[in-house]
Molecule: FMN riboswitch aptamer (RFN element)
Organism: soil metagenome
RNA sequence: UCCUUCGGGGCAGGGUGAAAUCCCCGACCGGCGGUGACCGCUCCGAGACGGAGCGGGAGUCCGCGAAGCCGGCGCAUCGCGCAGGCCCGAACCGGUGAGAUUCCGGUACCGACGGUGAAAGUCCGGACGGGAGAAGGA
Numbered sequence: 001u002c003c004u005u006c007g008g009g010g011c012a013g014g015g016u017g018a019a020a021u022c023c024c025c026g027a028c029c030g031g032c033g034g035u036g037a038c039c040g041c042u043c044c045g046a047g048a049c050g051g052a053g054c055g056g057g058a059g060u061c062c063g064c065g066a067a068g069c070c071g072g073c074g075c076a077u078c079g080c081g082c083a084g085g086c087c088c089g090a091a092c093c094g095g096u097g098a099g100a101u102u103c104c105g106g107u108a109c110c111g112a113c114g115g116u117g118a119a120a121g122u123c124c125g126g127a128c129g130g131g132a133g134a135a136g137g138a
Base pairs, nucleotide, nucleotide: 001138002137003136004135005134006133013025014024015023027122028121029111030110031064032063033062034061038056039055040054041053042052043051044050059109060108068086069085070084072082073081074080075079091107092106093105094104095103113125114124115123
């Protein structure tokens, strides 16, 4: 550099109502990479100790992706491709400790666009799409 494969989860139960998985009580969910004092396994070592490797480990820390918006270029079509810019949610308290926004405990908080007899993180749709990236191969 090229190819192949993979690459997102979730309203139980109840209330109101003509109608709600959309409101209310309550329930449930957490993409990718990094960091990470924790956990597991393996190896070196006679062994305690020590050292090395592998795997897992943060929704709210750092950096991305998706959605939305904006123009540019190319193809030669009224759509597709390429590179880019903008935008981009939410956490504290206590404990242990040399050291933790990651561990333990507690209590909070967050979640694109369009649709809908009624307002959606969870339903339907764009999407049998795209994608951060992961694994394998040449």